[in-house]
RNA sequence: GCGGAUGUAGUUCAACGGCAGAACACGGGCUUCCCAAGCCUGAAGUGGGGGUUCGAUUCCCCUCAUCCGCU
Numbered sequence: 001g002c003g004g005a006u007g008u009a010g011u012u013c014a015a016c017g018g019c020a021g022a023a024c025a026c027g028g029g030c031u032u033c034c035c036a037a038g039c040c041u042g043a044a045g046u047g048g049g050g051g052u053u054c055g056a057u058u059c060c061c062c063u064c065a066u067c068c069g070c071u
Base pairs, nucleotide, nucleotide: 001070002069003068004067005066006065007064010024011023012022013021018054026042027041028040029039030038047063048062049061050060051059
């Protein structure tokens, strides 16, 4: 330099172009003499910028980061 993969919540992962979810973690409550466990509840996210579309996490382009291959 060229090609490819991945990027979504604090973490690990889902999501036919049509309300962005789960688990763990975290905050609050219940329970307990206390802790742990359990139950209820809450907050929290689509790497960035454009385009297509009535509508984009999803499709297209550029870019950034990480990884893999080729040279």

Predicted 3D model of a 71-nucleotide RNA (transfer RNA) from a soil metagenome.
RNAcentral records the identical sequence in 5 taxa.
The sequence is in RNAcentral, with records from ENA and MGnify.
Its Rfam family is "tRNA". By type it is a transfer RNA. About the family: Transfer RNA (tRNA) molecules are approximately 80 nucleotides in length.